[in-house]
């Protein structure tokens, strides 16, 4: 200096939040298994499954000191014989060590296995009394004296064998009388009864029949008392699940007698009684051995019971008892009965759940080892002998410990591998290589401890007549070791003989490259994998943990996720539909008492072993040991009374009961009214009436609807009427009476805890529903019809029957909701309202103040996941009671109960997902709601859709008809222009480092000329050239030829990209930062007033500021100044051929540079003194004047790998190139975008007027000429405000046509030509004559356009040899109509609101139907297992009974007796049969229903108001979801009204 230092969390539901829930994980364990590895040692542990069968061995013997004995082996002794004189053989003889078989005793009830029954005959803890107990310890006493038998053994028979008769002989500590006997037993109190054996060792005296008596000592042996030790029994608490097991019970339960038993006791039998158990769970089923501990956990629990250890049960299954102290006995015993085995078929044998070993199941689990050396046990006096108990070895990484596979040092950071950005980088001091140790393993030597208290001599000392024996004690010398070639120690050799497994997307420590392409596969949970996988596989590399590391199973823990410790329960799962009311829980104030709880000392217990602490032993650790502490309990006894509980006396606050008032659709009967509607009569009418979105069935001229009288019947109560009011709920409404139940409120007075909650019972209980009997006006399921529709079994209409109503009786369920249990207590407040008191108000009236009891709103602390509750609590407490534990299956099935049915009520299980699920956010959506814009509609004008044709596309065709765009946002789009080229296609022919770049080698100047084949590429032949630079080595550009790195691809992937575009949209919008709010995701700002073309600006305002966008600043047009004057211009002046030609001007036009100008800047109104708005004035122009350029954050995996660039993939004598033809141009169709028409606002002829942008040298091309014409020819000007294209048309002014398929129209077709180009067939364009097709204004539908706009008319221009009259991109000429307005359609913006929607409505989702598995429920029934009751039947054995049969010991009057054995019978009773029920498994044609499953079918039920608000109950119908009626909820949306509340 001691005896428990002990708590963690994460991933997954959503676009994100928070909360609720369930699933997973990461920790410890284990008799474990399986995969891959594997060096040594110590300690442990090892059939969890078939209590399934079992070959072989061996596991209980032992005792000659209990007997008789001699089969074996040795020895001695005697006799013989052989003869070698000390040796062999024979005989004989239990004489002797000893000993088989028997007879006896004692052990075979221990020790070792196992866990099937068993849920209490069991077992833990504590207690109990009516018991027994070999051996053993310890007292008393005694061991006398007889008798009969019988195994072994012989002789005989049977029998295959096991085994057994029959006849003879014998001992004994076998067996059996007698005697004695108590403190033993019984007992009538007198008595009466019961025992035994020797054996051995030694021995002085005496005696002896020589066997011994006798003494002695030793083991024995009777009798008894104690004691220890074991064992029996009884009580009390404890000790799994199921109530879909609820009632059990005739020896049952208790008494009285009697048997029984060691022992109480119904444990049995009889007779009496009618008892016992049971919701604090009996009986029944299922399940299982208990405990000490282990295992996990912070504890509280929870989960298990292998090894060690204490109980019990079994012992091949069933029954039974013998024997013994002890058993109904694992290696005994009879019967049964199944299974093996011999068998001569007659009959016999066996029991590994002992130890080892086989087969077999099985995911599994070991040697047929040694040794009694030690520890124990059994026998003996003892030496000894047995002992598969035990010590050990073997096998197994099965666990737990603990050692090792080496150390130092070593950069050229080596090779090799991987990875790369190509530089490197990692693997990595790692190896190599230097020096160095040697534990492990090897080999060689040495070497303990486990052994003594045994036994043997010697001694002392008790015993004893004894110096024998014998026993205690000391010494002393020998002797004993399986394990064992043990530990341990030395020395000898070399780094020498040793490293694996799992994992690397989160959770979870650790990351790249390659293959594969939703495929092979992975996966614990979420999840990866469909061409660039950190998740498959394979490397490299980390990481982890190491002789082991993964999996899998199983337990605890995280799981507060069954909540005692330590949960809930308005909407998440969860309050009984409401009462009353038993048992139970729980209960006011004051006294005194008791001591059951409860406190608190003592004692006994609580085995050991574990657990923990302190030491000690193995080098250390695990492991062993010693000490302790601890064992929360339970029992006993001793004390304290505050609290709970009992008793008992008060009391008066909680409850009641009595007085007096009070409201009220409270509730039950019987009356009774008036207004509606229907139907009937009778009058008046006339032609419709009624109903809808619109109809139509219906009604009606046989007079309806309408109106006027009258009748008649039912069913409901208008106004009043109200978050009023009454009742437990359900629910209740004209009026009157009776009967009746509660509340309240006022003041005393009176009882005196009487109470609260209630399982279980029990009564009430909308609405449909069912049962007889009434009744029926109106409404109205089912049904009938008409509509609507694709259908329409519906929504709507016109009929309509149960039913809706009464009595009587059932059913008992609703959103039976405040989704909030019943009851008491406390906790700031404001303002309604409803019934009562008191007050002030002089009374009244109003109106204030206050008081109780109800109802309502908002709200404050607190509570809440939030939403929200918030004195009528979802807030702080306190009693009771009901109820939840993911989500489907399923409130289903089964089985009970209850009902007439319909149901209702209790209420699972397989199986299947990872979620289901509140509450809030942001977003989109809505066939919600509110404000506001857009040629979005309206209102105009002109179109397309009809036809030719032009052009684009889809089809289709083809060898090819090259790709690509596909709704708005593809389709006159990429293409601003396909005959060859283009060109990407297709068919043939060629060529391989390539047409093209870049290196190396060689060779040559480059380049040219002509010839010949062939389609052409190209090939063969041939001709001219030999050039530049130079520091003389060469070089620089070109061209050929090789080789090989590589070139090349318009191949794929736009869903790997970048760029670029489209398009919501020129819409007003997306955002940050910092504050605040809120748990959070978010909100605020950015919403509100107004305002605008705009998130434009004002104004208030938890929010204050900001950024991308808007707007402006750019460009162009409109005005004007100013400056400049060619090619442009031309007012006034000259000339003139009359043309701005010239001269000349610089005034206008215009050109092209600079400035002005417009700012709601004046003025009036409006409005809020804002910001705008509206008029108006001046201005060329007026409120962004007109255009144009500019397109926030974003969506849409939009468009482009073929513009261009680029990852990665494919190709490489071709998917590359090169040529010559074809081909993108086909043509039953269809769809877009366009010409041009159908005609008179027109055609055609003929005259005449005025542009503007633009283009031009490989170019535009004048004038002239010639050709009907396209065109030739011709060349002048022009690099352009100058030359040309270049004459604009449409208008205007004539003539002509006169409504016609035409003088509209121009397709289409022949002939003839021009051009362009290597070439016009496929495939151009244009001319000229000639032909003259459809078409007479266009169905459904639809498309542009707000002013210089639409519409018409021509010009020009890229591109281009050429080809657009019809595309496009510009240009300029004529030149309108209309907008009242936003209900309605499409799109957009802003608040707001719902929502089950987040791929966001193209959303999301129900049901049925068809296919595939799957697992369940019925099911005529089948086979099993278990078991209740009745009956049948009985083996073995035990009891009774009995005198057939037999009988040594005692008795005996010799005749029998008494006992006893067999037998026979009764009664119990195993197996076993038969009927009948219950239960459970399993298995079943058929058949219900449910789950699940990438791409079926029907139709659209629900989520928005989901297009008929929806849901719950119940009813009837329906292909299906679902519809309809009745009541009932809000968990309905949107307007409008009432009430109420908060601020002013």
């Nucleotide at each position: 200096a001691a005896a428990g230092u002990g708590a963690a969390g994460a991933g997954u539901u959503u676009g994100a939040u928070c909360c609720u829930g369930g699933c997973u994980c990461a920790g410890a364990u284990u008799g474990a298994a399986c995969g891959c590895u594997g060096g040594c040692g110590g300690c442990a542990u090892g059939c969890u499954u078939a209590a399934c069968a079992c070959a072989u061995g061996c596991a209980a013997g032992u005792c000659g000191a209990a007997c008789g004995g001699u089969a074996a082996c040795a020895g001695g002794a005697g006799a013989g014989a052989g003869c070698u004189u000390g040796c062999u053989c024979u005989c004989u003889u239990g004489c002797u060590g000893a000993c088989g078989a028997g007879u006896g005793g004692c052990g075979g009830a221990c020790g070792g296995g196992u866990g099937a029954g068993u849920a209490a005959u069991a077992c833990a803890u504590g207690g109990g009394a009516a018991u027994c107990u070999g051996c053993c310890c310890u007292g008393a006493g005694g061991u006398g004296g007889g008798g009969g038998a019988u195994a072994a053994c012989c002789c005989g028979g049977g029998g295959a064998a096991a085994c057994u008769c029959g006849g003879g002989c014998u001992a004994a500590u076998a067996c059996c009388g007698c005697a004695u006997g108590a403190u033993c037993u019984c007992u009538u109190c007198g008595g009466a009864g019961c025992a035994a054996a020797g054996u051995g060792g030694g021995g002085g005296a005496c005696c002896u029949u020589c066997g011994g008596g006798c003494c002695u000592c030793a083991c024995g042996c009777c009798u008894u008392g104690g004691g220890a030790u074991g064992a029996g029994c009884c009580c009390a608490u404890g000790u799994c699940u199921g109530a879909u097991u609820a009632g059990c019970u005739a020896g049952u339960u208790g008494g009285u007698a009697g048997g029984g038993u060691a022992a109480a006791g119904g444990c049995c039998u009889a007779c009496c009684a009618a008892g016992g158990c049971g919701a604090c769970g009996a009986u029944c089923a299922g399940u299982a051995g208990c405990c000490g501990g282990c295992c996990u956990g912070a504890g509280a629990g929870g989960g298990u019971g292998u090894a060690c250890g204490g109980c019990c049960a079994c012992a091949c299954u069933g029954g039974g008892a013998c024997u013994g102290a002890g058993a109904c006995a694992c290696g005994g015993c009879c019967c049964a009965g199944a299974c093996u085995c011999c068998u001569a078929c007659g009959g016999g044998a066996g029991g590994c759940a002992g130890c080892a070993g086989u087969g077999g199941g099985g995911a599994a689990u070991a040697u047929u080892g040694g040794a009694c050396a030690a520890u124990g046990g059994g026998g003996g006096c003892a030496a000894c002998c047995c002992u598969g108990a035990u010590c050990c070895a073997g096998c197994a990484a099965u666990g737990c410990c603990g050692c090792g596979u080496g150390u130092g040092u070593g950069a050229a950071g080596a090779a090799g591998g991987c990875c790369u950005g190509c530089g490197g980088g990692u693997u990595g001091u790692a190896a190599a290589g230097c020096a160095c140790u040697u534990u492990u393993a090897u080999c060689g030597g040495g070497g303990a401890a486990g052994a003594a208290u045994a036994g043997g001599u010697u001694g002392u000392c008790g015993u004893u007549a004894a110096u024998a024996g014998c026993g205690c004690c000391a010494a002393c010398a020998c002797u004993u070791g399986a394990c064992a070639u043990u530990a341990c120690c030395c020395g000898u050799u070399g780094a020498a003989u040793a490293a694996g497994c799992a994992c690397c997307g989160g959770c979870u420590a650790a990351c790249u490259c390659c293959g594969u392409g939703c495929c092979a596969g992975c996966a614990g949970c979420c999840g990866c994998g469909g061409u660039a996988a950190u998740a498959c596989g394979g490397a490299g590399g980390g990481u982890g943990c190491g002789a082991g590391c993964g999996u899998u199973a199983a337990u605890c823990g995280g799981a507060a996720u069954u909540a005692c410790u330590g949960g809930g329960c308005g909407u998440a799962a969860a309050g009984c539909g409401u009462g009353c009311g038993u048992a139970g829980g729980c209960g006011g104030a004051a006294g005194c008492u008791u001591a059951a709880g409860u406190c608190u000392g003592a004692u006994g217990u609580g085995a050991a072993a574990g657990c923990c602490c302190c030491g000690g032993g193995c080098u250390u650790a695990a492991c062993c040991u010693g000490g302790g502490a601890a064992u929360g309990g339970c029992a006993u006894u001793g004390g304290a009374a505050a609290c709970u509980g009992g008793g008992u006396u008060u009391c008066u606050a909680g409850a009641g009961u009595g007085u007096g008032g009070u409201a009220g659709a409270g509730g039950a009967u019987a009356g009774u009214g008036g207004a509606a509607u229907u139907u009937c009569c009778a009058g008046u009418g006339u032609a419709g009436c009624g109903g809808u979105g619109a109809a139509a069935u219906g009604c009606g001229u046989a007079g309806a609807u309408a109106u006027u009288g009258g009748a008649a019947a039912g069913a409901a109560c208008a106004c009043c009427g109200a978050u009023g009011g009454c009742g437990a709920a359900g629910g209740c409404a004209g009026c009157u009476a009776u009967c009746u139940g509660g509340g309240c409120c006022a003041a005393c007075a009176c009882u005196g805890a009487c109470g609260c909650u209630g399982a279980g019972g029990u009564a009430c209980g909308a609405a449909a529903g069912c049962g007889u009997g009434g009744g029926g006006a109106g409404c109205a399921a089912a049904c009938a019809g008409g509509a609507u529709u694709a259908g329409a079994u519906a929504c709507c209409c016109u009929g309509g029957u149960a039913g809706u109503c009464c009595a009587c009786g059932c059913c008992c369920u609703a959103a039976a909701c405040g989704a909030u249990g019943u009851c008491g207590a406390c906790u700031u407040g404001u303002c309604g309202u409803u019934g009562g008191g008191g007050g002030a108000g002089u009374u009244u009236a109003a109106u204030c103040c206050u008081u109780c009891a109800g109802u309502g709103a908002c709200g404050g602390a607190g509570c809440u996941a939030a939403c929200g509750c918030g004195u009528u609590a979802a807030g702080u407490c306190g009693a009771c009671c009901g109820c939840c534990u993911g989500g489907g299956g399923a409130g289903u099935a089964c089985g009970g109960c209850c009902g007439c049915a319909a149901g209702g009520u209790u209420g699972a299980a397989a199986c299947u997902c990872a979620a289901a699920g509140g509450a809030a956010u942001u977003g989109a959506c809505g066939g919600g709601g509110g404000c506001c814009c857009g040629c979005a509609c309206a209102a105009g004008c002109g179109g397309u859709g009809g036809a030719g044709c032009a052009u684009g596309u889809g089809g289709u065709u083809u060898a090819a008809u090259u790709c690509g765009a596909u709704g708005c946002a593809a389709c006159g789009c990429g293409a601003a222009g396909a005959a060859c080229c283009u060109u990407a296609c297709c068919u043939g022919g060629c060529c391989u480092u390539g047409a093209c770049a870049u290196c190396c080698u060689c060779g040559g100047a480059a380049c040219u000329u002509g010839g010949c084949a062939g389609a052409g590429a190209u090939g063969c032949c041939u001709u001219g050239g030999u050039g530049c630079c130079u520091u003389c080595g060469g070089g620089a550009a070109c061209c050929g030829a090789g080789u090989g790195a590589c070139a090349g691809g318009u191949g794929c992937u736009g869903c790997a990209u970048g760029g670029c575009u489209g398009u919501c949209g020129u819409c007003a919008g997306c955002u940050c930062g910092u504050g605040u709010c809120g748990u959070g995701a978010g909100a605020u700002g950015u919403u509100g007033g107004g305002u605008u073309a705009a998130g434009u600006c004002c104004c208030g305002c938890a929010a204050c500021g900001a950024g991308c966008g808007c707007a402006a600043c750019c460009c162009u047009u409109a005005u004007u100044c100013c400056u400049a004057g060619u090619u442009g211009c031309c007012a006034g002046c000259a000339c003139u051929u009359c043309g701005g030609g010239u001269g000349g001007g610089a005034a206008c036009u215009c050109u092209a540079g600079g400035g002005a100008g417009a700012c709601u800047g004046c003025c009036g109104g409006u409005g809020a003194c804002a910001a705008a708005c509206c008029g108006g004035a001046g201005g060329a122009a007026g409120g962004u004047g007109g255009g144009g350029a500019u397109g926030a954050c974003g969506u849409c995996a939009a468009g482009u790998c073929a513009u261009c660039a680029u990852g990665g993939c494919c190709c490489u004598u071709a998917u590359g190139g090169c040529c010559a033809g074809g081909g993108c141009u086909a043509c039953a169709c269809a769809c877009g975008u366009g010409c041009u028409a159908c005609a008179a606002u027109g055609g055609u002829c003929g005259g005449u007027c005025c542009a503007a942008u633009g283009g031009g040298u490989a170019g535009c091309c004048a004038a002239g000429c010639c050709g009907c014409g396209a065109g030739g020819u011709g060349g002048a000007g022009c690099c352009a405000a100058u030359c040309c294209c270049u004459c604009a048309a449409a208008g205007c002014c004539g003539a002509u046509c006169u409504u016609a398929g035409u003088c509209c129209g121009g397709a289409u077709u022949g002939c003839a030509g021009u051009c362009u180009g290597c070439a016009a067939c496929u495939c151009g364009a244009c001319u000229g004559c000639a032909u003259g097709a459809a078409g007479u204004c266009g169905g459904a539908a639809u498309c542009g356009c707000u002013a210089g706009u639409a519409a018409u008319c021509g010009c020009a221009g890229a591109u281009c040899a050429g080809c657009a009259u019809u595309g496009c991109u510009g240009c300029g000429g004529u030149g309108a109509a209309u907008a009242c307005g936003u209900u309605c359609c499409c799109g957009g913006g802003c608040c707001u609101u719902g929502u089950a929607c987040a791929c966001a409505c193209c959303g999301c989702c129900c049901g049925u139907c068809a296919c595939a598995c799957c697992a369940u429920g019925g099911g005529a029934g089948u086979g099993g297992g278990u078991u209740g009751c009745a009956c049948c039947a009985g083996a073995a054995g035990u009891g009774g009974c009995u005198a057939g049969u037999c009988u040594a010991a005692c008795c005996u009057u010799c005749g029998g007796g008494a006992g006893g054995a067999c037998g026979g019978u009764c009664a119990c009773c195993a197996c076993g049969g038969u009927g009948u029920g219950a239960u459970u498994c399993a298995u079943g044609a058929c058949u219900g229903g449910g789950g699940u499953g990438a791409a079926g079918u029907c139709g659209u039920a629900a989520c928005a108001a989901g297009g008929u608000a929806g849901c719950c109950g119940u009813a009837g119908g329906g292909g299906a979801a679902c519809c309809u009626g009745c009541g009932g909820c809000u968990g309905g949306a949107u307007c409008a009204c009432c009430u109420c509340c908060u601020u002013a």
This is a predicted structure of a 1544-nucleotide RNA (small-subunit ribosomal RNA) from Guyparkeria sp. Rfam family: Bacterial small subunit ribosomal RNA.